Record summary:
The RNA shown here (small-subunit ribosomal RNA) has 1456 nucleotides and comes from an uncultured bacterium. Rfam family: Bacterial small subunit ribosomal RNA. Its family is annotated with ribosome and structural constituent of ribosome in the Gene Ontology. The RNAcentral record of the sequence draws on ENA and Greengenes. The coordinates come from a structure-prediction model, not an experiment, and the mean pLDDT is 85.
RNA sequence: AGAGUUUGAUCAUGGCUCAGAACGUACGCUGGCGGCACGCCUAACACAUGCAAGUCGAACGAAGUAGCAAUACUUAGUGGCAGACGGGUGAGUAACAUGUGGGUAUCUGCCCUUUGGCCUGGAAUAACACGAGGAAACUUGUGCUAAUACCGGAUAAGUCUUUACGGAGAAAGCUUUAUGCACCAUUGGAUGAGCCUGCACUUGAUUAGUUAGUUGGUAGGGUAAAAGCCUACCAAGACUUUGAUCAAUAGCUGAUUUGAGAGGAUGAUCAGCCACAUUGGGACUGAGACACGGCCCAAACUCCUACGGGAGGCAGCAGUGGGGAAUCUUGCACAAUGGAGGAAACUCUGAUGCAGCGAUGCCGCGUGAGUGAAGAAGGCCCUUGGGUUGUAAAGCUCUUUCGUCGGGGAAGAAAAUGACUGUACCCGAAUAAGAAGGUCCGGCUAACUUCGUGCCAGCAGCCGCGGUAAUACGAAGGGACCUAGCGUAGUUCGGAAUUACUGGGCGUAAAGAGUAUGUAGGCGGCUAGAUAAGUUAAUUGUGAAAGCCCAAAGCUUAACUUUGGAAUUGCAAUUAAAACUAUUUAGCUAGAGUAUGAUAGAGGAAAGCGGAAUACAUAGUGUAGAGGUGAAAUUCGUAGAUAUUCGGAAGAACACCAGUGGCGAAGGCGACUCACUGGACAGGUAUUGACGCUGAGGUGCGAAAGCGUGGGGAGCAAACAGGAUUAGAUACCCUGGUAGUCCACGCCGUAAACGAUGAUAACUAGCUGUUCGGGUUCAUAGAACUUGAGUGGCGCAGCUAACGCAUUAAGUUAUCCGCCUGGGGAGUACGGUCGCAAGAUUAAAACUCAAAGGAAUUGACGGGGGCCUGCACAAGCGGUGGAGCAUGUGGUUUAAUUCGAAGCAACGCGCAGAACCUUACCAGCGUUUGACAUCCCGAUCGCGAUUACCAGAGAUGGUUUUCUUCAGUUAGGCUGGAUCGGUGACAGGUGCUGCAUGGCUGUCGUCAGCUCGUGUCGUGAGAUGUUGGGUUAAGUCCCGCAACGAGCGCAACCCUCGUCCUUAGUUACCAUCAUUUAGUUGGGAACUCUAAGGAAACCGCCGGUGAUAAGCCGGAGGAAGGUGGGGAUGACGUCAAGUCCUCAUGGCCCUUACACGCUGGGCUACACACGUGCUACAAUGGCAACUACAGUGAGCAGCGAUCCCGCGAGGGCUAGCUAAUCUCCAAAAGUUGUCUCAGUUCGGAUUGUUCUCUGCAACUCGAGAGCAUGAAGGCGGAAUCGCUAGUAAUCGCGGAUCAGCAUGCCGCGGUGAAUACGUUCCCAGGCCUUGUACACACCGCCCGUCACGCCAUGGGAGUUGGUUUCACCCGAAGGUGGUGCGCUAACCUAGCAAUAGGAGGCAGCCAACCACGGUGGGAUCAGCGACUGGGGUGAAGUCGUAACAAGGUAACCGUA
Repeated sequence: AGAGUUUGAUCAUGGCUCAGAACGUACGCUGGCGGCACGCCUAACACAUGCAAGUCGAACGAAGUAGCAAUACUUAGUGGCAGACGGGUGAGUAACAUGUGGGUAUCUGCCCUUUGGCCUGGAAUAACACGAGGAAACUUGUGCUAAUACCGGAUAAGUCUUUACGGAGAAAGCUUUAUGCACCAUUGGAUGAGCCUGCACUUGAUUAGUUAGUUGGUAGGGUAAAAGCCUACCAAGACUUUGAUCAAUAGCUGAUUUGAGAGGAUGAUCAGCCACAUUGGGACUGAGACACGGCCCAAACUCCUACGGGAGGCAGCAGUGGGGAAUCUUGCACAAUGGAGGAAACUCUGAUGCAGCGAUGCCGCGUGAGUGAAGAAGGCCCUUGGGUUGUAAAGCUCUUUCGUCGGGGAAGAAAAUGACUGUACCCGAAUAAGAAGGUCCGGCUAACUUCGUGCCAGCAGCCGCGGUAAUACGAAGGGACCUAGCGUAGUUCGGAAUUACUGGGCGUAAAGAGUAUGUAGGCGGCUAGAUAAGUUAAUUGUGAAAGCCCAAAGCUUAACUUUGGAAUUGCAAUUAAAACUAUUUAGCUAGAGUAUGAUAGAGGAAAGCGGAAUACAUAGUGUAGAGGUGAAAUUCGUAGAUAUUCGGAAGAACACCAGUGGCGAAGGCGACUCACUGGACAGGUAUUGACGCUGAGGUGCGAAAGCGUGGGGAGCAAACAGGAUUAGAUACCCUGGUAGUCCACGCCGUAAACGAUGAUAACUAGCUGUUCGGGUUCAUAGAACUUGAGUGGCGCAGCUAACGCAUUAAGUUAUCCGCCUGGGGAGUACGGUCGCAAGAUUAAAACUCAAAGGAAUUGACGGGGGCCUGCACAAGCGGUGGAGCAUGUGGUUUAAUUCGAAGCAACGCGCAGAACCUUACCAGCGUUUGACAUCCCGAUCGCGAUUACCAGAGAUGGUUUUCUUCAGUUAGGCUGGAUCGGUGACAGGUGCUGCAUGGCUGUCGUCAGCUCGUGUCGUGAGAUGUUGGGUUAAGUCCCGCAACGAGCGCAACCCUCGUCCUUAGUUACCAUCAUUUAGUUGGGAACUCUAAGGAAACCGCCGGUGAUAAGCCGGAGGAAGGUGGGGAUGACGUCAAGUCCUCAUGGCCCUUACACGCUGGGCUACACACGUGCUACAAUGGCAACUACAGUGAGCAGCGAUCCCGCGAGGGCUAGCUAAUCUCCAAAAGUUGUCUCAGUUCGGAUUGUUCUCUGCAACUCGAGAGCAUGAAGGCGGAAUCGCUAGUAAUCGCGGAUCAGCAUGCCGCGGUGAAUACGUUCCCAGGCCUUGUACACACCGCCCGUCACGCCAUGGGAGUUGGUUUCACCCGAAGGUGGUGCGCUAACCUAGCAAUAGGAGGCAGCCAACCACGGUGGGAUCAGCGACUGGGGUGAAGUCGUAACAAGGUAACCGUA
């Protein structure tokens, strides 16, 4: 620090995902030791049991025990102090709760300190004793008694106090006798606490208004203390868009975690503060509480009960149940630190110190070290050579940390006292001994092979793997990473600049409100002065400790701990500065206004008025159609239409002018006239003096459609009706037609309301149009220059992802507002507001996907465009499709009808030839190392040919006759060779996969294309070149050009045909000379021909045209003229095209069979359908007769002449020929005659019969011949094929295969046409361009309903529960107030006294307040809910085809 993922590829946008760190964690697998930490995040759920707060006899009496006693000790009670600390938890709380900084109307036990004091009386009461009640808890009567318990009096330095020369108010003693400890009042402090306050402090506006003691005042009360804290009265305030109130969530902080930081998230442990103690309320005591282990009341729950009544509160430490993914011992000790009480000894202390459990985390250590190659064995892989595990192991040498055993043994403790603990640590001993796993290995991301599986099982964080060769599943081997841990899950931050303060955006990706006005707010021109709020600097205080950071120190190290420092970016105070902002004062004129005289304009609103057109009605002329369409029909018309003429009435809209012209904020505005009115602009002068810009809310305006009321209604025209079209056509087209469109008034408030571009201001090259003003110069109708305001085009810098924008910015700046944060769900639901309604506005979530979207690129495609080509069409000739037959295919059949080929580019194709063989198929019968190859062992020396017999269908098996008898040599049955037998390795497979492959082939297409290097352009994919203008058969050539060159293709080079020349003449030839039946022979080398080499053709020449080019047109010459004809030759690639059955080959499969052999059958079947052919339908013909002229080729198991025989196929004998020699070999169309239009003298199928040939064999199933038979068929529907010249058509000939079999295939020659105006259309192709939502590329993509499954969600009669509010009722405990006939020690008065009265107090009662509870209404949240709405999602469902191309009616937005 980035990476993966949208695409065929690219850039950018944008989401999703990953790599890092962390955790109070949990789960899976595994687990040696130690140190230091940490350990109920859930049910503030319920709790058994034990412990967690007592102490003081030096306050007091009493009882008891011990003692002879003095006395000592123990304890229930009275009394004092402490139980407000310590410990727990986080429910509540959005608050002066917390943090931070200030303030003071206050209090403060114990402690320190100052000053003064501690005198004198009195009355009770518990304990105790004797009774009473009760199950218990406990209660109660009478009597006795003490105090540091309680109450008077005195005193008052100081204190308090209304009215201040006044008034009020205190004490306690004990004893061991001390400089003791207590006590009272008081001063100051310390500590702690209370209260007030500035600032900070979560989310929601689908919570906008809240408040009645509420806000303030006065008086009184009250408190330690200010205060509506409380009461009465008075006033009507107070809070709030700088977010009140309400709702939801939440203890706050130091800090923790992450991050470069700024930030974000968190608030366990430790520390500070707060709140709470089963739930709710309340007070008492006290220095302090409204009190966790105190009290009272109410409620729920649990327990005891004799049913009358009582008791309880683990969110203390352990522990139990429950909940949960999940969190420990009912331990030891007060030894240390600290706390309470005490004078102290001491007692108490689940605070604390320790130990136990848990890999929960952090840190440290170990599981050995050295050597060791036969690179062992085993495993795995393998190309079988080897590689790897791997110095790893074994072996040898060594060490002993940790652990084990034995011995010693601290510190923590200042005199004593050690829970931990015989612990830490030290010494010794034995033995490599007791101690390694987890995850991953397709990319991201370090690490690869084999086997198994076969879209199954499974994996997956994202992309994605798996359908028979899976580095992605499972296993193994190997490897990578971490290590006593490793993975997974969850959460947080990071990466994410993906909420952007640092640090993003808004023309088209998400995003500028439709537009203006304007409130609050934000921002704001120039000069000078003042102030000091912001700002800056310095100082001071504070910012707890711990933590983080730095430096040291202590534990063997580290973690950990200790010490010191720094930091704590904050807040406050004081002082200083005065530039900027702010405030204020005084001015200015450049911003902004105002006045003034001109200008342009579809700016607005209102009234009036005009012509053309349209339809209507009247009248006239006039006659049969009109209208409408792609074509029609509905429709109108003989009741007179359409057409035409005159005038009439009506409504709506304003041709030409008219213009990227004008005006307006936008919507929008278009005949003309008059008056009213808003804004803009230019000019000069005067004037105000910052008056400005923007603008949340608010308000106005706001197309069309729509709504309401009333008018109006010509044309047009949703709905609707009819006619067409269509598979359908609720559409497009046509004929009609109502709302509506128009007017007035009132609503609605939306549009693709768009420049998809907010407003304002400033700055930043130009060129060129146009509208409206001004000026200058020259000038007679104008021109030039210049200056403003608009409105366009092009273009530089700059910007932009690109497209593009570019002084009218999307550039550079400033201010303000609005808006965006992945796609879908959804601009939807619910709630609110508005509306008559339609609906508008505001505006989510669940769920779901890994994309959705932008710009540009290359292709492909288009019922887009342009150009061009092709037997593509057209013009012609001949066919196919109809018949019969042949042949191939499908189908059917069959035991088998072997297999493959499937639009063009399968179908007379593989098959250049199935009777057996072929043959792969079927039935049956056989063989099993095999019909064929190599190796090993044994035997033999062969083998082979041949005769005959037996069994058998044959393969095969058995027997037999005759002939023949290997080579080398080191001389060894040594080697080679051959045959037979045996063993197993193996052979064998036309079995599968052409979608694992090679090779070969088809096709687009012999179409003119396909690319590269360098350069240039572009961020890039890519472009350029290769496009453009011409031209060509051609990317052929020329010109131009940021291209210049090159390659594969084209062309040429090659073969052949056409002309000539040279050379050579045998088997070919024969002009001349002889010769013959015959080029037969001699001879010839001229000709033909043969076969070798050359020549020739290049737009070379001329004319025209073109650009003076390339070329094209015409001509000459020439055998041939513009590629002379034909062939071979097939670019990059496409079709997962074809072929595993030519061959080769990976993998899989079979191995007495899916191999091999044989006999017979089948591939030849036959209701049918298709393709390709042959023969015909006849006279351009049939038949008969006659007769001439070819060229390819082939031939020895062959071609086979002549001759003879046969009607013939053919047969017999045989010459010649290994071929320019011989043979096949006869060419046929031709000519002449005849037939005379018929199912024929056409046609020949079919059938009968007799033969021939080949062959082992002709039945299934060959070809041919003779005789006889003589079917369909009279030129062929829709449709469709071939061909442009020696071509089509027609005629025969040859060859391969082959024993035989050809209508097929491959070749050969003979005769030999017609037509092409042209490129509109069909098909195919090429180039350029355009659109695209396609890229498997239009056989593409894709939308909606319906049907089915699943998921979440809205509505829903209602129903259940929670929260909250209002009204009323009830009114426990409690304090307060009142009363107090009842009761009453202290003090006062009277009395000798008894006693009486008074003051004061108590019980009781009353009143207001108030918790719980009750009744009713409202609000709100959540659950369930018959039924119902849409939404999402789901390999192969239904119906159509809406969108993407002009998507076949351009698409889209708003509305009905």